[in-house]
This is a predicted structure of a 1521-nucleotide RNA (small-subunit ribosomal RNA) from an uncultured prokaryote.
Its Rfam family is "Bacterial small subunit ribosomal RNA". The literature on the family includes a 2001 paper in Science by Yusupov et al., "Crystal structure of the ribosome at 5.5 A resolution".
RNA sequence: AGAGUUUGAUCCUGGCUCAGAAUGAACGCUGGCGGCGUGCCUAACACAUGCAAGUCGUGCGCGAAAGUAGACUUCGGUCUGCGAGUAGAGCGGCGAACGGGUGAGUAACACGUGGGUAACCUACCUGAGAGCGGGGGAUAACCCGGGGAAACCUGGACUAAUACCGCAUACUAUCUGGAGGCAUCAGUCUCCAGAGGAAAGCUGGCCUAUGCUUGCAAGCCAGCACUUUCAGAUGGGCCCGCGGCCAAUUAGCUAGUUGGUAGGGUAAUGGCCUACCAAGGCGACGAUCCGUAGCUGGUCUGAGAGGACGAUCAGCCACACUGGGACUGAGACACGGCCCAGACUCCUACGGGAGGCAGCAGUGGGGAAUAUUGGACAAUGGGCGCAAGCCUGAUCCAGCAAUGCCGCGUGUGUGAAGAAGGCCCUAGGGUUGUAAAGCACUUUCAGUUGGGAAGAAACGCAGAGUGUUAAUACCACUCUGUAAUGACGUUACCGACACAAGAAGCACCGGCUAACUCCGUGCCAGCAGCCGCGGUAAUACGGAGGGUGCAAGCGUUAAUCGGAAUUACUGGGCGUAAAGGGCGCGUAGGCGGUUCUGUAAGUCGGGUGUGAAAGCCCCGGGCUCAACCCGGGAAUUGCAUCCGAUACUGCAGGACUAGAGUAUGGUAGAGGAAAGCGGAAUUCCCGGUGUAGCGGUGAAAUGCGUAGAUAUCGGGAGGAACACCAGUGGCGAAGGCGGCUUUCUGGACCAAUACUGACGCUGAGGCGCGAAAGCGUGGGGAGCAAACAGGAUUAGAUACCCUGGUAGUCCACGCCCUAAACGAUGAGAACUAGCCGUUGGGGGUAUUUAAACCCUUUGUGGCGCAGCUAACGCGAUAAGUUCUCCGCCUGGGGAGUACGGCCGCAAGGUUAAAACUCAAAGGAAUUGACGGGGGCCCGCACAAGCGGUGGAGCAUGUGGUUUAAUUCGAUGCACAGAGAAGAACCUUACAUGCCCUUGAAAUCAUCGGAACCUUCCAGAGAUGGUUGGGUGCAUUUAGGGAACCGAGUGACAGGUGCUGCAUGGCUGUCGUCAGCUCGUGUCGUGAGAUGUUGGGUUAAGUCCCGUAACGAGCGCAACCCUUGUCCCUAGUUGCCAGAGAUUAGGUCGGGAACCAUAGGCAGACUGGCCGGUGUCAAGCCGGAGGAAGGUGGGGAUGACGUCAAGUCAUCAUGGCCCUUAUGGGCAGGGCUACACACGUGCUACAAUGGCCGGUACAAAGGGUUGCCAACUCGCGAGAGCAAGCUAAUCUCAAAAAGCCGGCCUCAGUUCGGAUUGAAGGCUGCAAUUCGCCUUCAUGAAGCUGGAAUCGCUAGUAAUGGCGUAUCAGACACGACGCCGUGAAUACGUUCCCGGGUCUUGUACACACCGCCCGUCAAGCCACCUGAAUCAGUGGCACCCGAAGUCGUUGCUCUAACCCGAAAGGGGGGAAGACGCCGAAGGUGAAACUGGUGAGGAGGGCUAAGUCGUAACAAGGUAACC
Repeated sequence: AGAGUUUGAUCCUGGCUCAGAAUGAACGCUGGCGGCGUGCCUAACACAUGCAAGUCGUGCGCGAAAGUAGACUUCGGUCUGCGAGUAGAGCGGCGAACGGGUGAGUAACACGUGGGUAACCUACCUGAGAGCGGGGGAUAACCCGGGGAAACCUGGACUAAUACCGCAUACUAUCUGGAGGCAUCAGUCUCCAGAGGAAAGCUGGCCUAUGCUUGCAAGCCAGCACUUUCAGAUGGGCCCGCGGCCAAUUAGCUAGUUGGUAGGGUAAUGGCCUACCAAGGCGACGAUCCGUAGCUGGUCUGAGAGGACGAUCAGCCACACUGGGACUGAGACACGGCCCAGACUCCUACGGGAGGCAGCAGUGGGGAAUAUUGGACAAUGGGCGCAAGCCUGAUCCAGCAAUGCCGCGUGUGUGAAGAAGGCCCUAGGGUUGUAAAGCACUUUCAGUUGGGAAGAAACGCAGAGUGUUAAUACCACUCUGUAAUGACGUUACCGACACAAGAAGCACCGGCUAACUCCGUGCCAGCAGCCGCGGUAAUACGGAGGGUGCAAGCGUUAAUCGGAAUUACUGGGCGUAAAGGGCGCGUAGGCGGUUCUGUAAGUCGGGUGUGAAAGCCCCGGGCUCAACCCGGGAAUUGCAUCCGAUACUGCAGGACUAGAGUAUGGUAGAGGAAAGCGGAAUUCCCGGUGUAGCGGUGAAAUGCGUAGAUAUCGGGAGGAACACCAGUGGCGAAGGCGGCUUUCUGGACCAAUACUGACGCUGAGGCGCGAAAGCGUGGGGAGCAAACAGGAUUAGAUACCCUGGUAGUCCACGCCCUAAACGAUGAGAACUAGCCGUUGGGGGUAUUUAAACCCUUUGUGGCGCAGCUAACGCGAUAAGUUCUCCGCCUGGGGAGUACGGCCGCAAGGUUAAAACUCAAAGGAAUUGACGGGGGCCCGCACAAGCGGUGGAGCAUGUGGUUUAAUUCGAUGCACAGAGAAGAACCUUACAUGCCCUUGAAAUCAUCGGAACCUUCCAGAGAUGGUUGGGUGCAUUUAGGGAACCGAGUGACAGGUGCUGCAUGGCUGUCGUCAGCUCGUGUCGUGAGAUGUUGGGUUAAGUCCCGUAACGAGCGCAACCCUUGUCCCUAGUUGCCAGAGAUUAGGUCGGGAACCAUAGGCAGACUGGCCGGUGUCAAGCCGGAGGAAGGUGGGGAUGACGUCAAGUCAUCAUGGCCCUUAUGGGCAGGGCUACACACGUGCUACAAUGGCCGGUACAAAGGGUUGCCAACUCGCGAGAGCAAGCUAAUCUCAAAAAGCCGGCCUCAGUUCGGAUUGAAGGCUGCAAUUCGCCUUCAUGAAGCUGGAAUCGCUAGUAAUGGCGUAUCAGACACGACGCCGUGAAUACGUUCCCGGGUCUUGUACACACCGCCCGUCAAGCCACCUGAAUCAGUGGCACCCGAAGUCGUUGCUCUAACCCGAAAGGGGGGAAGACGCCGAAGGUGAAACUGGUGAGGAGGGCUAAGUCGUAACAAGGUAACC
């Protein structure tokens, strides 16, 4: 620090996901040791049991027992001493308000931070001043009674105090009055006068004076207490500024409310409370209401800013079963106190009582989940005490848990035969791997055993000294001594002993992301964080081997920050990706021109205080290191205050004119409102003329018309809209505005001066305007026209087209308030190259006008530099560079929807979510492909022609069906007379039956034997049995070898079994179409582009020109074969012109001219000539010449690629499968089936013909298990005999159409030949299934073929015959070749098909056989609504009203004080009663939240359902709002 994922690829936008750190965690697998931390996050749920707050006898009065010793005894016991002034309770004091727990509540002065308190308190503690005198009356305990189950209550009598109450005295307490200083809002300090309030003792010591005789004390001293005052310290109370959650789908809240006066209350201010008066107070800087939440230091993360969190530790707050209340006290409205109410639990004798673990342990419950009913007060700290000491679940320790962090170990060295085993393998080897074994060594940790620190020195006591004092007491301090005191603890640590001995797992290995192979599985089982793996070769599932990472842990899950600049302060955006409000006016707010002075709020500098400690960071130190701990520093970015600075901002004051505005004079304009007027056209009405149609469409029909339409003329009515002018012209803020005139009215621009003096810009809310459609009321209604009706179209057509037609469109008034309200671009200001148009105004030039040109200004357009942008593009009218203000965005869908609010008559608008779901959705541009887009151009593509197919019969192939089997494969063009250049057996792969199992063929090993030839029997045959002959070759020789045969065993063979979607090779097709690419350069962020596009031209990316391209490659062309012409060479088997011979046949001699043969050369290149055209080009057109002329004809030749095209059955081959069978052999059968459908052919339907007779002319091929002449026989197929030929010699072999002559005469025929019968021939082992041919007889369909469709552009089509391969024969009418005869037509490129190229659109890229929308049907999911129902929450109103404070009263009661001799009275107090307030409870009307819910609505998701075809191309009616 980034990476993966949208696409065919690219850039961008944008979400999702990952790698990191971290946790009070949990779960899975695994687990050796130690140190230091941490450990109910859930039910503030309920709690058994034990413990967690006591202490003081130096405040006080009481005061046992067990036991023991003694005495007495009526043996029952009693008394006395010790136990013991002990235990114990009580009165009293202090503490219990600390410490410990929890986070429910609380959005608050609760917390944090900084201040205020002149508005306050503070026990114990400290300092200072003063004092502690003298009296009184009670009461608990205890004793005697009573009630009660208990808890406990109660009567009587006795008693003490540091308990309680008077009196005396007291100051700077307090109050009142007066005076002065300071301060000032209330105040504070000093002085004077008056009123007025205290106390308690206990212990120890001493005998100097006092009392008495030692000694004691009422004396003295000291200590501890006590009272009062001032002050301090500590701790608190109250008040204030600022800071920190969410929601506006919570916008108004408030009646003690806000303030005042008076009073009450409190420690104290204050509506804190009460009475009266006033009507205020809070709120868009977010009041109120709802939800959530203890706050902080800090913790985690992050570069930081931030974000999230608030366990442990520390500070503060709140709470203590729930709610309310006060008492006591310095302090509480009190966790282990009280009272009341409620819920719950327990006890009960049913009358009544008791309780509160959110203290430490522990239990149940809840939960994914969180520990021992441990030890000790040794240390630290706390309470009480003079002290010893007691108490202390605070605390210190231990136990449990890998829960976290840190440390250590599980050995070290050596060791190659690279062992065995495992795994892989190309079979060679590789890997595990120096790893192991082996050898040598060490012993940390754990184990056993021995030693052994520190945490503990104070208090106390003893002695000495100093100070104090009357004092050698006491006290304080110092020194010395002293006795001890350890829970942890079998401590840490050290030594000894023994043995490598006891100690390694977990996750991952497709990419991200380090790490790869085999087997199994076969869209199954499963994996998955994202992308995605799995459908027979899975590095992605499961196992194994190997590897990688971490390690006593490793993974997973959850939640946090980061990456995420993905809420953007640092640090984002808004033309098209999400995003500018439809437009204006304007309130608050924000921002604001030049200059001077002042001020000092912001701002800046310095000082001071504070910012607790811990933590983080730095330095140092202590545990062997580290974690951890200790010390110091820094930091704590903040707040407050003081001093200073004054540039900028603010504030106050003064001045200015450049912003803004006003005045004067002009100008243009569909700017707005109202009224009036005008002509053209449509329609309707009336009348005339006139007659059969009109109208409408792609074509029609509905419709109108003989009752007279349409057409045409005249007249009239009525409504709406304003042709031409008219223009990227004008005006307006936008919506929008268009005939003419008038009235009223808004704004803009220009010119020159004058005036005001910042008056400005923006603008949340608010107010106004706001197309069309729509709504209300009333008019109006010509045309047009939703709905609706009819006619067409169509599979359907609720559409497009047509004929009609109502709302509406128009007017007035009132609503609605939305649009793709768009420049998809908010408003204002400033700055930043140019060029060309145009509107309005002004100025100038020449020469006045007109016009032109120049300058300037306002608007409106087109290009374009810089710059910006993802690109497209924008570019002074910015999307550039800056400033100010407003609005808006944060993945797609759900959804601009639901609910709620507001607005509306309604329609609806506005504001505006969530659950759930997906990994994308999207923008721009690129390359293709496609288009019922466009341009250009080709092709038998169409057209023009000729002949066919489709109809018939037959042949052949296929589908289908059938079958035991009808083997397999091909199967749009590009399968189908194709694999198959030839299925009777064989072929043959299929089925049935019979057989074989190392096999029919191959290699090796073992044994035996030559091999080989042959007879017979059984059998369908394979096969089995059997007979005879034969004993080989070579040699280093009696053993083995080569070849062959047999046996049996094992390695292995074999497979036309599967996968052409694992492959090679070969092939088809687009297409013989003209294309496909590369290097370098250039352009572009990039995919890519350029080149290869453009202008011409060509059959051609053929060539030329142009050109940021220049070159090159594969294709094209040419080179190759063949054919057409000439020439040369050659002379047999071919040829024969001339001359000769002849048996009349080139037959012979001969010839080498010709033909032919087969070798070579020439020729044709738009090369030369002429004319025209073209860019002086390439080329094109025409002519001459030439055998041939513009690639002469034909062939071979097939670029990059496409179709997972075809073939595993030609062959080869990976993998899988079978192995007495899916292999091998044999027999007969099947591949030849037959209702039917299709393809390809043959023969025909006839007279351009058929038949008969005669007669002429080829080419190219084949031939020795072959072609076969001649001759003979047969009607013939053929047979017989047999010459020649291994072929330019012989032969197949007759060419046929043609030509000549004859018959037939339009008929199912002298056409046509199917089918069938009979008789034959040939091949072959064999023609039944199932061959071909011949003859005779038979004589079917068929009279030119519907829709549709095929071939062909010249020696072509058409037509005629000939040959060959395969092959015994042949189903060949097929295929491949050969020659003969030999046409017609092409205007042309509109259309169909295919192709090329350029361009355009695209939502396609599996590429239009694409993509994709909606309803319906099915399943699942969440949500909305919903009659109703249940629960909860906070308010409001009323009722009732506990405890309790307060107030009033107090017939009743009453020790202290007062009066009184007493009785009694007074003062004060109390019970009780009444009243205010008041929790819980009840009732009522509403509100809100949540749950359940028949039914209803839409939504989302789900390989292959239904119906259509809406969108993407002009998507077939352009799309969209």
The coordinates come from a structure-prediction model, not an experiment, and the mean pLDDT is 83. RNAcentral holds the sequence, with entries from ENA.